[in-house]
RNA sequence: UUCAGAUAAAGGCAAACCCGACCGAAAGGCGGGCACGCAAAGUCACCGGUCUACGGGGCGUCACGCCCUAAGGCGGCGGGACUGCCGAC
Repeated sequence: UUCAGAUAAAGGCAAACCCGACCGAAAGGCGGGCACGCAAAGUCACCGGUCUACGGGGCGUCACGCCCUAAGGCGGCGGGACUGCCGAC
């Protein structure tokens, strides 16, 4: 220096849930509380996957409902890219 990732050390993040006179059509995001967990649960929607459907298209028994669709979302679904603390067996 690199790798591995531990009953190590210093720390970090924050699931579900709750609150919000916040943003959004929704998925979801944001702030606060709280921790299920995470060695990248740091950052990035490039690839796959997946969630939602304002809008658009189609169908219908035309009150309305159903189906398709991402330019919206999920980085705590997987891959990939970049960066990072410590450095035991």
This is a predicted structure of an 89-nucleotide RNA (c-di-GMP-I riboswitch aptamer) from an Ectothiorhodospiraceae bacterium. It was read from a public genome assembly, where an Rfam model found it. It matches the Rfam family "c-di-GMP-I riboswitch aptamer". Rfam's curators write: GEMM was predicted in a large-scale screen for bacterial structured RNA regulatory elements. Gene Ontology term of the family: cyclic-di-GMP binding. Taxonomically the source falls in Ectothiorhodospiraceae (Bacteria, Pseudomonadati, Gammaproteobacteria, Chromatiales). Model confidence (mean pLDDT): 86 of 100.